Molecule: RNase P RNA; transfer RNA
Organism: Tropicimonas marinistellae
């Protein structure tokens, strides 16, 4: 210098003027029965979109609903091992497999010898196998023949019942042997996934679990338009549910107690609550009202330093407050500077002109993932070439 | 803002358990008719919304993305 890999950061800048939203002021004026509270206007000063605010795909906080607890069932999800975390399907480290010359990258990566199911077409045969051609043996009717053996060879297919070599055989075959592969046991290293090594087993074990399923673990439902309060408005109506006429005792005649029965989570057990003639008790739909306040922004928060850890992350100390609307603000204009891109000139370094900033935009709040994104900056590493 | 559903021929819709996609209407051609319609016979037309993955094989299973529809104060 060229090519590549990877981690992090920024993502138009500065200023003036006019606006918009929200707090603050022992500021001013006016109003509301109110020196203190509330509202309106004005003044001063402060704050005001993002790395994804997006998709709503996961995990939580928070609120309401469902009698509670335990177990089971059903349904849904996750899936190598260890760690991190409030939690996760996220992150970090490791293992195994795959890609690359390397840096490095990718992996829904439990179980197919628990069971069921499927494997179209082609092919002889698609899974407790099978004989089309070929090879070998036998028979006689002597060839386009019949019977048997065989999967080593051919052919089909995505996939053909271990692979290679040798022995063996009529031809063959794990039939036998060696190595590899597969399975099981032991030993060593590792928390583990797993790796290494050794002994045994002669094939029994094809693929698919992002088919059912099995195993392990996790999970109540709904969502801030949740929910609570105030004000305003109104009208009644339709439908559904509780639903089950038990016995005895006491009494101040209102009720209370005991036994029994019934109801309340899909089922069971335990506990608890309610009911046993009283009503309009409870609920749904529809209609009306559609204003205000709270929830609402200080939080698993951000920055810096030190310590522990390979890291994710954690601990301690110090500092900081960075939007809070509610049909919904974050804009307009002027000046200066300006990236990409385009054009011209020049051998070249470069100069001049045009141009004018990607994706996008808060809506209860966090932690992630995924998707979109012009351009720029800072590191670390790999390979090749050149110079010293 | 939150939640749910749909996407297959020009239109309306089928397509269980993965095996190579159909029906009705419409279009086109021929017949019938003096001509049209109706009727009869025949024909063509499909990136299964887009992309990726699992599988030998995907409309179907999984992930992601786009568009449309509906509900909730």
């Nucleotide at each position: 210098g060229c090519g590549g890999a990877u981690g992090g950061c920024c993502g138009g800048a500065u200023g003036g003027c006019c606006g918009c939203g929200g707090g603050g002021c022992u500021g001013g004026c006016g109003g509301g029965u109110u020196u203190u509270c509330c509202c309106g206007c004005c003044g001063c000063g402060c704050c005001g979109a993002g790395g994804a605010a997006a998709g709503u795909c996961c995990g939580g906080a928070c609120u309401c609903c469902c009698u509670g607890a335990a177990g089971c069932a059903a349904c849904g999800g996750u899936g190598c091992c260890g760690g991190g975390u409030a939690a996760c399907g996220c992150c970090c480290g490791g293992g195994c497999g795959g890609g690359g010359a390397a840096a490095c990258c990718c992996g829904a990566c439990g179980g197919a010898a628990a069971g069921c199911g499927c494997c179209a077409c082609a092919g002889a045969g698609a899974u407790g196998a099978g004989a089309c051609g070929g090879c070998c043996c036998c028979g006689c009717a002597g060839g386009u023949c019949g019977g048997g053996g065989u999967c080593a060879c051919g052919g089909u297919g995505a996939a053909a019942c271990g692979g290679u070599g040798g022995g063996g055989u009529a031809a063959g075959a794990g039939c036998c042997c060696a190595c590899c592969g597969c399975g099981g046991g032991g030993c060593u290293g590792g928390c583990a996934a797993c790796a290494g090594u050794u002994c045994c087993g002669g094939c029994a074990c094809g693929g698919c679990a992002a088919g059912c399923c099995c195993c392990a673990c996790c999970g109540g439902g709904a969502g801030c338009a949740a929910u609570g309060c105030c004000a305003a408005a109104u009208a009644g109506g339709a439908c559904c549910u509780c639903c089950g006429c038990g016995g005895g005792g006491c009494c101040a005649c209102g009720g209370c107690c005991c036994c029994g029965g019934g109801g309340c989570c899909g089922c069971u057990u335990c506990a608890g609550c309610c009911c046993c003639a009283g009503g309009c008790a409870g609920g749904u739909c529809g209609g009306g009202u559609u204003g205000g306040c709270a929830g609402c922004u200080u939080g698993a928060g951000c920055c810096c330093g030190c310590c522990g850890g390979c890291a994710a992350c954690g601990g301690c100390g110090g500092g900081c407050c960075g939007a809070g609307a509610g049909g919904a603000a974050u804009g307009g204009u002027c000046a200066u500077c300006g990236a990409a891109g385009g054009g011209g000139c020049g051998c070249g370094a470069g100069c001049c002109c045009c141009g004018g900033a990607a994706c996008a935009g808060a809506a209860u709040c966090c932690g992630g993932c995924u998707u979109a994104c012009a351009g720029g900056c800072c590191g670390u590493c790999c390979g090749c070439g050149c110079a010293c | 803002g939150c939640c749910g559903g749909u996407g297959u021929a020009g239109c309306u819709c089928a397509g269980a358990u993965g095996g190579u996609a159909g029906a009705g209407c419409a279009a086109c051609g021929c017949a019938u008719u003096c001509g049209u319609a109706a009727u009869g016979c025949g024909u063509g037309g499909g990136u299964c919304g887009g992309g990726g993955g699992u599988u030998c094989g995907a409309g179907u299973c999984c992930c992601u993305u786009c568009a449309c529809c509906g509900g909730c104060a």